[in-house]
Formats: sequence, structure tokens, C1' cells
RNA sequence: GGCGGAGUGGUGAAAUGGUAGACACAGCAGACUCAAAAUCUGCCGAGGGCAACCUCAUGCCGGUUCGAGUCCGGCCUCCGCUACCA
Repeated sequence: GGCGGAGUGGUGAAAUGGUAGACACAGCAGACUCAAAAUCUGCCGAGGGCAACCUCAUGCCGGUUCGAGUCCGGCCUCCGCUACCA
């Protein structure tokens, strides 16, 4: 250099054009307990809001589409294979 794979919350991950983060772990709050562990319940991407709710978010920048994590182009990072040079 060429080819292929991967990049999504704090973590493992799901969704293969139609509510992004299912499910689980971790975390927070509560119940139970003398207290703790275990168990159960609720919350759990970021920002804003008293709340209802709103905005943004799938490595980055564009494109296609009514609609993109998913398809197309370019780029970045990592992994694998391969070629060349020494």
C1' cells in the first nucleotide's frame, strides 16, 4: 500500500431502514433487618424544565430517504490477513 472486520450509556450488549440503548451487570433511592448481607420495588445516556414534556446523542463530516445505528461517499482510530522495502 491492498483486502476484510470493528467503533452505540459507567460495563457487557440489543435493535439490519420504522419509539436508539431491549436484557443483564454496576450505581442511586426505598422496603425488609437491631444492623448488614441476601431478597423485593422504583430510577438509572447528556442537557433543560416544579412537572407535563422538550432538545441533543450510535467514531467524525457529508449524501440518499417521509424516516438512517443500519444504505452510499470521504475521513479518523483499533484488530486481522496480505503485498512491497530494508